Context: one part of a larger RNA
RNA sequence: GAGCGAACGCUAGCGGCAGGCUUAACACAUGCAAGUCGAGCGCCCUUAGCCUUUUGGCGGGGAGCGGCGAACGGGUGAGUAACACGUGGAUAAUGUACCUUUUGGAGGGGGAUAACUCGGGGAAACUCGGGCUAAUACCGCGUAUGGCCUACGGGUCAAAGCCUUUUAGGUGCCAAGAGAUCGGUCCGCGUCCCAUUAGUUAGUCCUAGUUGGUGGGGUAACGGCCCACCAAGGGUACGAUGGGUAGCUGGUCUGAGAGGACAAUCAGCCACACUGGGACUGAGACACGGCCCAGACUCCUACGGGAGGCAGCAGUGGGGAAUCUUGCGCAAUGGGCGAAAGCCUGACGCAGCCAUGCCGCGUGAGUGACGAAGGCCUUCGGGUUGUAAAGCUCUGUCGGGAGGGAAGAAUACAUGACGGUACCUCCCAAGAAAGCACCGGCUAACUCCGUGCCAGCAGCCGCGGUAAUACGGAGGGUGCAAGCGUUGCUC
Repeated sequence: GAGCGAACGCUAGCGGCAGGCUUAACACAUGCAAGUCGAGCGCCCUUAGCCUUUUGGCGGGGAGCGGCGAACGGGUGAGUAACACGUGGAUAAUGUACCUUUUGGAGGGGGAUAACUCGGGGAAACUCGGGCUAAUACCGCGUAUGGCCUACGGGUCAAAGCCUUUUAGGUGCCAAGAGAUCGGUCCGCGUCCCAUUAGUUAGUCCUAGUUGGUGGGGUAACGGCCCACCAAGGGUACGAUGGGUAGCUGGUCUGAGAGGACAAUCAGCCACACUGGGACUGAGACACGGCCCAGACUCCUACGGGAGGCAGCAGUGGGGAAUCUUGCGCAAUGGGCGAAAGCCUGACGCAGCCAUGCCGCGUGAGUGACGAAGGCCUUCGGGUUGUAAAGCUCUGUCGGGAGGGAAGAAUACAUGACGGUACCUCCCAAGAAAGCACCGGCUAACUCCGUGCCAGCAGCCGCGGUAAUACGGAGGGUGCAAGCGUUGCUC
């Protein structure tokens, strides 16, 4: 000098854009953050609407079975020095729901169960038993172009309907192939500090599933991944093992560069979800707002037993030098479900708070001497503040009032949270808007008074003991400016 997710002191007019718990991965009140589908299915309710002979139909509401989603999106950085990440490869050792495309198929049966009803238990959470019922839920049989296995003889594997404008169309279902997308696994190279972490190539340091083999199990898949048996191996000074620290990267800051430091916001990958462990379901999880077990903590309890997990968005307490609203909206973009209408979406779009940063604008412009007054200095002549003020003439950024008023909406109509916002026109009025640090040298800027090694200053050198340009005040000046200084950190 440049920079910062900053903080602190003094000060503060407006706008745009961005950023905002770096500390306790501390504990959390309350609300919301993942649902949707009646064009898969049976049922219950319907005071109010329409059709109506009916316990009927249409319509509306409700939970349940079933499907898809909930593995995305959002948060955090604890752990991890590792194939975690980056980069380049391998997979003849692999998976992939939804989507696209191709080929073939979809025959005929069965038994349940929730809802409902009846009864029981419990304070509650909830739960048990009897009975009834449906399906795109579940299970046999048949079929097999085809797939898989094969000791090549053979074995084994399916399916579901629904809607409509019903000679038909749409959408689903099953098997198999291909594609696309997204993963899994493996490898080369690169990736912080300590040897005051090594008996120096190994009897002495590390290693016992350890290193390798055979056979099996397991996985979508290779493999000590796991197991039985066998052998005694494997790593290490080109740094094993141990300890410390740390998410990695694109990037960011600095620097002429080389390099150094950092890893906020945005983006990619990884890891985690009260702590530890485990599996279930599923195309996909060992699953933040799922389950089970154990633990700590909090809450309810009729003491028998139960409930919970903000490192989602707001918000609270606590910690701290320090970091925001318990806001609006699904209008846009994107996501889930649905044939659609649509529903859901604290993702997102916006608004609020904060000079936290960057950028822009303003606090007026012109004129105005005989140089007013006041202040300060003075050699008492004057000098300076100073065209500065006043006065006169203007302008209207900003401010106030009135009127108009968007784009963002795709898509013919309708649809905008922001927002009566931005912006435009007219009117009013210089009106409400300047501070902070410094002035001994480095370093731009000097005098007076007070103080008297005191009180104090200070980044370094150093100032202060009676004329202090260095302390405190004043006048004047210098530098930046809605900021200016200080502190901390990086180059």